[in-house]
Notes
Predicted 3D model of a 72-nucleotide RNA (transfer RNA) from Loxodonta africana. The source organism's lineage runs through Eukaryota, Euteleostomi, Theria, Afrotheria and Loxodonta. Rfam family: tRNA.

RNA sequence: GGGAGUAUAGCUCAGUGGUAGAGUGCUUGCCUAGCAUGCACGAAGUCCUGGGUUCAAAUCCAAGUACCUCCA
Numbered sequence: 001g002g003g004a005g006u007a008u009a010g011c012u013c014a015g016u017g018g019u020a021g022a023g024u025g026c027u028u029g030c031c032u033a034g035c036a037u038g039c040a041c042g043a044a045g046u047c048c049u050g051g052g053u054u055c056a057a058a059u060c061c062a063a064g065u066a067c068c069u070c071c072a
Base pairs, nucleotide, nucleotide: 001071002070003069005067006066007065010024011023012022013021018055026042028040029039030038048064049063051061052060
């Protein structure tokens, strides 16, 4: 320098155009003498960035950034 891939909750990841989710962690309550486990509730999102297409974009398109990988 060229090619491919990834970016979504604190963390690990789903989500192929129409209300953003799960596990785990965290808060609160129950349980316990207390803790752990367990049960129930809840909070936590500028879907990497700014554009384009569309009635409507996390999703499609092009670009940029970061990371990872292959080739030279």